Transfer RNA from Candidatus Pacearchaeota archaeon RBG_13_33_26, 71 nucleotides, folded computationally.
The same sequence occurs in records of 2 taxa.
The RNAcentral record of the sequence draws on ENA.
It matches the Rfam family "tRNA". By type it is a transfer RNA.
[in-house]
RNA sequence: GGGUCUGUAGUUCACCGUCAGAAUACCUGGCUCCAGCCCAGGAGAAGGGGGUUAAAUUCCCUCCAGGCCCA
Numbered sequence: 001g002g003g004u005c006u007g008u009a010g011u012u013c014a015c016c017g018u019c020a021g022a023a024u025a026c027c028u029g030g031c032u033c034c035a036g037c038c039c040a041g042g043a044g045a046a047g048g049g050g051g052u053u054a055a056a057u058u059c060c061c062u063c064c065a066g067g068c069c070c071a
Stems, first nucleotide, its partner, number of pairs: 001070007010024004018054001026042005047063005
């Protein structure tokens, strides 16, 4: 330099045009002498920008970051 894949919650992963969900971690309450376990509830996310569309995490372009292959 060329090609290809990935980027979603603090972390690990789903969903892949119309509701963004789970596990774990965190917070609150219950339980307990206290803590843990357990039970109930809560907060928390689509890498940046632009485009297409009535509607974009999803499709397209570009940039950024990372993995792999070729040179």